[in-house]
Model confidence (mean pLDDT): 83 of 100. Predicted 3D model of a 72-nucleotide RNA (transfer RNA) from Rhizoclosmatium globosum. Rfam family: tRNA. By type it is a transfer RNA.

Formats: sequence, C1' cells, structure tokens
RNA sequence: GACUCCUUGGCGCAACGGUAGCGCGUUCGUCUCCAAAGCGAAAGGUUGCGCGUUCAAAUCGCGCAGGGGUCA
Repeated sequence: GACUCCUUGGCGCAACGGUAGCGCGUUCGUCUCCAAAGCGAAAGGUUGCGCGUUCAAAUCGCGCAGGGGUCA
C1' cells in the first nucleotide's frame, strides 16, 4: 500500500430497517445470628465520529478514526 472483518452500558455478547436486549458485575430489598448462595427489583447506552438514503437507521451508502487478519 491492496483486500477483508470488527467497533453497541464497567466487561463479554445479541438485536440483520420499526420502542436497543441477555449474561456477568454494581446498588437496593428479601432470606440469615453474620456473610455467601438463592429469589425479587433498580440504576447504567448521544449504538466510535461526521455526512447522506428512508416516513423510520445499531442495521443501508460514503468519508474519517481505532483494532484484528490475509497478501505485497
């Protein structure tokens, strides 16, 4: 340099055009003499950035940034 894949809560991942969910973690409650486990609930997201397409974009297109892979 060319091609290709990825970027979504603190972490790991879903959602494949129509209100962004799950697990772990965190906080609170319940249980307990206390704690853990179990059970219940809550908080936590400008979906990497910008522009566009669309009635509607995490999702499609273009550009940029960061990371992985293959080739040179």